[in-house]
A computed fold for a 395-nucleotide RNA from Rhodopirellula baltica, annotated as Bacterial RNase P class A. Model confidence (mean pLDDT): 77 of 100.
RNA sequence: GCAGUAGGCGGGACGAUCGCUCGCGCGGCAUUCGUUGCCAAGCGGGAGGAAAGUCCGGGCUCCAUAGGACAGGAUGGUCGAUAACGUCGACCGGUCGCGAGGCUAGGGAAAGUGCAGCAGAGAGCAAACCGCCGAACGGUUUACUGGUUCGCCAGUCAAACGCGUGGUAAGGGUGAAACGGUGCGGUAAGAGCGCACCAGCAGUCGGGGUGACUCGAUUGGCUUGGUAAACCCCAUCCGGAGCUAGACCAAACAGGGUGCAGAAGCGGUCCGCUUCACGAUGACACCCGGGUAGGUCGCGAUUGAGGCGACGAGCAAUCGUCGUGCACAGAUAAAUGAUCGUCACCGAAGCGCAAGCGGCGGUACAGAACCCGGCUUACAAGCCUAUCUGCAAUC
Numbered sequence: 001g002c003a004g005u006a007g008g009c010g011g012g013a014c015g016a017u018c019g020c021u022c023g024c025g026c027g028g029c030a031u032u033c034g035u036u037g038c039c040a041a042g043c044g045g046g047a048g049g050a051a052a053g054u055c056c057g058g059g060c061u062c063c064a065u066a067g068g069a070c071a072g073g074a075u076g077g078u079c080g081a082u083a084a085c086g087u088c089g090a091c092c093g094g095u096c097g098c099g100a101g102g103c104u105a106g107g108g109a110a111a112g113u114g115c116a117g118c119a120g121a122g123a124g125c126a127a128a129c130c131g132c133c134g135a136a137c138g139g140u141u142u143a144c145u146g147g148u149u150c151g152c153c154a155g156u157c158a159a160a161c162g163c164g165u166g167g168u169a170a171g172g173g174u175g176a177a178a179c180g181g182u183g184c185g186g187u188a189a190g191a192g193c194g195c196a197c198c199a200g201c202a203g204u205c206g207g208g209g210u211g212a213c214u215c216g217a218u219u220g221g222c223u224u225g226g227u228a229a230a231c232c233c234c235a236u237c238c239g240g241a242g243c244u245a246g247a248c249c250a251a252a253c254a255g256g257g258u259g260c261a262g263a264a265g266c267g268g269u270c271c272g273c274u275u276c277a278c279g280a281u282g283a284c285a286c287c288c289g290g291g292u293a294g295g296u297c298g299c300g301a302u303u304g305a306g307g308c309g310a311c312g313a314g315c316a317a318u319c320g321u322c323g324u325g326c327a328c329a330g331a332u333a334a335a336u337g338a339u340c341g342u343c344a345c346c347g348a349a350g351c352g353c354a355a356g357c358g359g360c361g362g363u364a365c366a367g368a369a370c371c372c373g374g375c376u377u378a379c380a381a382g383c384c385u386a387u388c389u390g391c392a393a394u395c
Stems, first nucleotide, its partner, number of pairs: 001391004005386005012343007020046005027039004048365001052376002055374005060242004067271004072238005077091005092106001093104004107233002112231002114227002129172002131168003136165003139161004143156005180198006199223001201220008246297004255288005262276004306326001307324007344363004350357002
């Protein structure tokens, strides 16, 4: 200097004028004399790192209690963190990368079922396409010996032929993958058939580690594909509904009918439990019809698993102690804006060897609605960190 890796910041600034909204409110007006109603100078506050997605977990509220089983769903290496999580940290295994590092849906395939196109003999205990084999049983030809009715017949530890039965899975082929690898021996030819060295698997012993796991020694049979983000098996966990939750005040009410002995409540089913009803004039459910529906709180200093700072513990996630005049939106069809000017940053045309001048354009993703902890996704300009990594050059 170039190219990367990991982790962060940032989210334009200032001024003027006008406007919106919330809170406080000098002072004033009215008054049914009640901090009851209204006006109001002035002051203060007013979208995010993701407010998005609604994917997880909670706080909070209600369902009388929230029991058991089944079904259903979620998670899946180990150890920690956390209120909790499917989140986060560290480590282990696997995999990608020269590397810094990245990814990981990471228990079980010998419980069972399923799936893998085409090719191939054969794709899970499968298989002989091309090949190889004269050891075994046949056959053909030649040679030799013997016999002969001269057609041939018999024999030979002879030779050749893989033609048939058979043996084989080392070599070749097909395929992503073919039932360990290399070498030597052995065999008719071969094969872990045997042996040496390796890999894998199983057992035993020892070292390191909390653990997942790892390193080493030794023994043995020779060797038991893939896929579970397929069904399935195993282990652990799981009440429901949700701010349109819910609480309170105000207003209004007209009934008529049907069903049935049980009904309602608890995500689905069963059991259990509780409450109501059993006088069909009832609880409950359904149908027809009528009336009312306006507010306050929840909701804000959002006092919180809070923010910020210092110190300590820990590899870290995070936790502990102390301090802190740190308090910064609150609507209910939904406010937080518009205009002008200056500055900042970035880039184009053009001029210039360059430095630079320049003047047109641009400045992202995107808006709270009870609140919090995460994850995921989007993001312009401009920056920062590292005993980080690789390459090149120079000293």
Background
The model forms 93% of the base pairs in the Rfam consensus. Rfam family: Bacterial RNase P class A. Rfam's curators write: Ribonuclease P (RNase P) is a ubiquitous endoribonuclease, found in archaea, bacteria and eukarya as well as chloroplasts and mitochondria. Taxonomically the source falls in Rhodopirellula (Bacteria, Pseudomonadati, Planctomycetia, Pirellulaceae).